Notes:
This is a predicted structure of a 74-nucleotide RNA (transfer RNA) from a Candidatus Nanoarchaeia archaeon. The RNAcentral record of the sequence draws on ENA. NCBI's taxonomy places the organism under Archaea, Nanobdellati, Nanobdellota, Candidatus Nanoarchaeia. It matches the Rfam family "tRNA". Rfam classes the family as a transfer RNA.
RNA sequence: GGCCCGAUAGCUUAGCCUGGUGGAGCGCACGGCUGAUAACCGUGAGGUCGUGAGUUCGAAUCUCACUCGGGCCA
Numbered sequence: 001g002g003c004c005c006g007a008u009a010g011c012u013u014a015g016c017c018u019g020g021u022g023g024a025g026c027g028c029a030c031g032g033c034u035g036a037u038a039a040c041c042g043u044g045a046g047g048u049c050g051u052g053a054g055u056u057c058g059a060a061u062c063u064c065a066c067u068c069g070g071g072c073c074a
Base pairs, nucleotide, nucleotide: 001073002072003071004070005069006068007067010026011025012024013023020057028044029043030042031041032040050066051065052064053063054062
């Protein structure tokens, strides 16, 4: 230098191909249960979907550039 993969909640991740309300587990907060704690059950908060731009009525999803991480070739 060229090519490929990845970046989504505090952590681990689904969804992207085929555009139409962003979800789960753990964790956290509150409540229930218990003599109390853990476990268990219920409820809730928490996301500019890596950054910027474009296309579109509408973008996590499509297009382009860039940043970071990993890999292959030279």